[in-house]
């Protein structure tokens, strides 16, 4: 390049429960581990989901939903 194993020196952390923010979907931190080979990053398409006030081709959320853009670690392997 290519590939991800019942592997992993490290990493990440769903559910739930705490505390905290936000109107809300969520976010943050702490506890916790179902997972995971990009569960790093980007809301480009789609898809879901929230919109209280304004606003009327509105405004956000979710990257751990799909796909695609980038970046990188270990093993395997040549």
């Nucleotide at each position: 390049a290519c590939u991800g194993a019942u592997a992993a020196c490290g990493c990440c952390a769903a559910a739930c429960c705490c505390a905290u923010u936000g109107c809300g979907a969520g976010g943050u931190g702490g506890g916790g581990a179902c997972g995971g080979a990009a569960a790093g990053c980007c809301a480009c398409g789609g898809g879901u989901c929230u919109u209280a006030a304004a606003a009327g081709u509105u405004a956000g959320a979710c990257a751990g939903c799909c796909g695609g853009g980038u970046u990188g670690c270990c093993a395997g392997g040549a």

The prediction has a mean pLDDT of 77. A computed fold for a 78-nucleotide RNA from a Desulfobacteraceae bacterium, annotated as c-di-GMP-I-GGC riboswitch aptamer. Of the family's consensus pairs, 95% are formed in the model. Taxonomically the source falls in Desulfobacteraceae (Bacteria, Pseudomonadati, Desulfobacteria, Desulfobacterales).